[in-house]
Predicted 3D model of a 374-nucleotide RNA (Bacterial RNase P class A) from a Gemmatimonadaceae bacterium.
Its Rfam family is "Bacterial RNase P class A". For this family Rfam cites "Ribonuclease P: unity and diversity in a tRNA processing ribozyme" (Frank and Pace, Annu Rev Biochem, 1998). The family's RNA type in Rfam is ribozyme.
Model confidence (mean pLDDT): 77 of 100.
It is recorded under the gene name rnpB.
Taxonomically the source falls in Gemmatimonadaceae (Bacteria, Pseudomonadati, Gemmatimonadota, Gemmatimonadales).

RNA sequence: GUCAUCGGUCGGGCGAUCGCGGUGAGGUCCCUGCUUGCACACCUCAUCGAGGAAAGUCCGGGCUCCAUGGACAGGUUGCCAGGUAAUGCCUGGGCGGAUGAGAAUCCGACGGACAGUGCCACAGAAAACAGACCGCCGCCGCGAAAGCGGCGGUAAGGGUGAAAAGGUGGGGUAAGAGCCCACCGCGUUCGUGGUAACACGGGCGGCACGGUAAACCCCAGCCGGAGCAAGGCCAAGUAAGCGGCGAGAGGCGUCCACCUCGUCUGAGCCGCGGGUAGGCUGCUUGAGGACGUGAGCGAUCACGUUCCCAGAGAAAUGAUCGCCGGGCGGUGAAAGCCGUUCGACAGAACCCGGCUUACAGGCCGAUGACUCAA
Numbered sequence: 001g002u003c004a005u006c007g008g009u010c011g012g013g014c015g016a017u018c019g020c021g022g023u024g025a026g027g028u029c030c031c032u033g034c035u036u037g038c039a040c041a042c043c044u045c046a047u048c049g050a051g052g053a054a055a056g057u058c059c060g061g062g063c064u065c066c067a068u069g070g071a072c073a074g075g076u077u078g079c080c081a082g083g084u085a086a087u088g089c090c091u092g093g094g095c096g097g098a099u100g101a102g103a104a105u106c107c108g109a110c111g112g113a114c115a116g117u118g119c120c121a122c123a124g125a126a127a128a129c130a131g132a133c134c135g136c137c138g139c140c141g142c143g144a145a146a147g148c149g150g151c152g153g154u155a156a157g158g159g160u161g162a163a164a165a166g167g168u169g170g171g172g173u174a175a176g177a178g179c180c181c182a183c184c185g186c187g188u189u190c191g192u193g194g195u196a197a198c199a200c201g202g203g204c205g206g207c208a209c210g211g212u213a214a215a216c217c218c219c220a221g222c223c224g225g226a227g228c229a230a231g232g233c234c235a236a237g238u239a240a241g242c243g244g245c246g247a248g249a250g251g252c253g254u255c256c257a258c259c260u261c262g263u264c265u266g267a268g269c270c271g272c273g274g275g276u277a278g279g280c281u282g283c284u285u286g287a288g289g290a291c292g293u294g295a296g297c298g299a300u301c302a303c304g305u306u307c308c309c310a311g312a313g314a315a316a317u318g319a320u321c322g323c324c325g326g327g328c329g330g331u332g333a334a335a336g337c338c339g340u341u342c343g344a345c346a347g348a349a350c351c352c353g354g355c356u357u358a359c360a361g362g363c364c365g366a367u368g369a370c371u372c373a374a
Stems, first nucleotide, its partner, number of pairs: 001370010012324007020049009032039003051345001055356002058354005063227004074223005079093005094110001095108005111218002116216002118212003133158002135154008166184006185207001186205008231281004241272005249265005288307008325342007
């Protein structure tokens, strides 16, 4: 220098003009609203104004209300240790597997198959209390022989299958076989290292215990429900309800009858409380950001200094110009000059921590392979 792997980081900068939203201060009545002089209206000034994913809404929490005796049921997680408010997230480690020449990366549905139950298609003789199709061997019979038949031994070889009851080599045998031996595997036991998962080593055992839990199940841990349209406060108009007053008229009682009195109905007026519209709040100071020091392999944590950084409602955060900077193309030995362009994904809605997905282009660091120069 080129190619590649991994990690981190940025997501154009500055200025001017115009415009939009929040907050604060001052002013005004031109517009709008009404209680007619005050605003949530208008004007001026100051200040703040999206993201690394604000996204998907998939996990975990905070917060709020409701519920709350326990267990069962149901759901979910599942190697070990650590981190964290918590997690199905992150870090480190172990075991098994995959890719690459390498740096390195990726995957694991990595608790339990002597607690119990179930299942193992097709093929095959046999699929779990093993079994014998071809073959190999012995004996007997028949046959001139090749061979055939019967009885028995065997599981080395062939064949089937995803899987065939340990594997390889040697000894042994009629042929064979853990029948015997060595190594590997497996089981068991002891020791060593490690917090642990686990690893390594020694002894013993001739092999007993097939697979499947992404089948039921068993074991262990965790889980109450709903969500800011949570919840709290204030509170019109209309209708219904309740209470008070109650004109006029009517019914009933008292009375022979009328008046009067009592009582019921009752237009209307006043009041009450609940809810709705609407308004206020919850609302952004928080497991917060930046920098430094220290602990730790790391995730992360501790301490110190410092900063305040959108809070609204279907919702503002934009546009133009100039300079700088970057990319691309042309030209040139180079410096430079000219042209063009600033492009991606995307848009806070109670707030955090993760995961996943989308993303033009740039920068930094570590590492691998190759090449060049000294």